[in-house]
About this RNA:
A computed fold for a 71-nucleotide RNA from Bregmaceros nectabanus, annotated as transfer RNA.

RNA sequence: UAGAAAUUGGUGUAGAGGUAGCACAUGGAAUUUUGAGUUCCAUAGGGAGGGUUCAAAUCCCUUUUUUCUAA
Numbered sequence: 001u002a003g004a005a006a007u008u009g010g011u012g013u014a015g016a017g018g019u020a021g022c023a024c025a026u027g028g029a030a031u032u033u034u035g036a037g038u039u040c041c042a043u044a045g046g047g048a049g050g051g052u053u054c055a056a057a058u059c060c061c062u063u064u065u066u067u068c069u070a071a
Base pairs, nucleotide, nucleotide: 001070002069003068004067005066006065010024011023012022013021018054026042027041028040029039030038031037047063048062049061050060051059
C1' cells in the first nucleotide's frame, strides 16, 4: 500500500428489520460455626458520524481501533 475479518455490560460470546440474550465476574439476600458451594434478586452494553425504513445490533456510505493475508 492492497484485500479480508472483527468491534455488543467489567470479561467472553449469541442474535439474517419488530422486547438486546446467555455464561463468567461484581453487589445484595437466604443457607452455613466460618469459608467454599448452592438458590434467589439486582447493577451494567450496540466503536464514531450520516443515510434507508413506521421501526436498524442487523441493510447502505464514510470513518476509528484491532487482527489476518499478499507485496
Lineage of the source: Eukaryota > Deuterostomia > Acanthomorphata > Gadariae > Bregmaceros.
The prediction has a mean pLDDT of 81.
RNAcentral holds the sequence, with entries from ENA.